SAM riboswitch aptamer (S box leader) from an Acidimicrobiia bacterium, 94 nucleotides, folded computationally.
NCBI's taxonomy places the organism under Bacteria, Bacillati, Actinomycetota, Acidimicrobiia.
Model confidence (mean pLDDT): 82 of 100.
It matches the Rfam family "SAM riboswitch aptamer (S box leader)". Rfam describes the family as follows. The SAM riboswitch is found upstream of a number of genes which code for proteins involved in methionine or cysteine biosynthesis in Gram-positive bacteria.
It was read from a public genome assembly, where an Rfam model found it.

RNA sequence: CGCUCAUCAAGAGCGGCUGAGGGACAGGCCCUGUGACGCCGCGGCAACCGGCCAGCCUCGCUGGAGCACGGUGCCAAUGCCUGAUCGAUGAGUU
Numbered sequence: 001c002g003c004u005c006a007u008c009a010a011g012a013g014c015g016g017c018u019g020a021g022g023g024a025c026a027g028g029c030c031c032u033g034u035g036a037c038g039c040c041g042c043g044g045c046a047a048c049c050g051g052c053c054a055g056c057c058u059c060g061c062u063g064g065a066g067c068a069c070g071g072u073g074c075c076a077a078u079g080c081c082u083g084a085u086c087g088a089u090g091a092g093u094u
Base pairs, nucleotide, nucleotide: 002093003092004091005090006089007088008087013042014041015040016039017038021031022030023029025083026082027081028080043075044074045073048071049070050069052064053063054062055061056060079086
């Protein structure tokens, strides 16, 4: 990168650096020198996977709790709305 499955109407800031675009794409509509986007530090939200508990057809499968320890992820607007052979995240796999 490709494929499979699941989820995407909830939730979450304060500084520093930089300096003009950004919200994937098209049409809208928004955000943005009252400093957006991006990067860094600290903080936070959440609970997909691991871990914990239980059951079973037991080297795996199913369910539960929610402590948030580990791996991610996320912290404008319903994935902002509509469209699409569209996008994002997690887990598995060639």